[in-house]
Record summary: This is a predicted structure of a 110-nucleotide RNA (SAM riboswitch aptamer (S box leader)) from a Candidatus Binataceae bacterium. The source organism's lineage runs through Bacteria, Candidatus Binatota, Binatia (SeqCode), Binatales (SeqCode) and Binataceae (SeqCode).
RNA sequence: GCCUUAUCGAGAGCGGCGGAGGGACUGGCCCGACGAUGCCGCAGCAACCGGCCCGAAGGGGUGCUGGUGCUAACUCCUGCGGGACUCGUGAGAGUUCUGGAAGAUAAGGC
Numbered sequence: 001g002c003c004u005u006a007u008c009g010a011g012a013g014c015g016g017c018g019g020a021g022g023g024a025c026u027g028g029c030c031c032g033a034c035g036a037u038g039c040c041g042c043a044g045c046a047a048c049c050g051g052c053c054c055g056a057a058g059g060g061g062u063g064c065u066g067g068u069g070c071u072a073a074c075u076c077c078u079g080c081g082g083g084a085c086u087c088g089u090g091a092g093a094g095u096u097c098u099g100g101a102a103g104a105u106a107a108g109g110c
Base pairs, nucleotide, nucleotide: 001110002109003108004107005106006105007104008103013042014041015040016039017038021031022030023029025079027077028076043071044070045069048067049066050064051062052061053060054059075102080099081098082097083096084095085094086093087092
């Protein structure tokens, strides 16, 4: 980097460094010199994998000096398709539900 499977409406911030863009991409809408994004330290959240306990099994429990992940906004919303409703003479627009695409994380594989 690619493939497969699962999950994505909950949860969890302080300090130091640094100094301009950042929130993957599009269009929005936000965050940011009252210092964002990022990096480091500590703290925390969660429980995918591992450990331990219970169970015949499906499974359940436990945060455990283990391996990751995460700690603005639903993955911030959106994109492609379908349904319902509203507005419009109409082309169409809006709201909402839903499937997908894309993305993220884990585990396994190549």
The sequence was found by an Rfam model in a public genome assembly.
The coordinates come from a structure-prediction model, not an experiment, and the mean pLDDT is 89.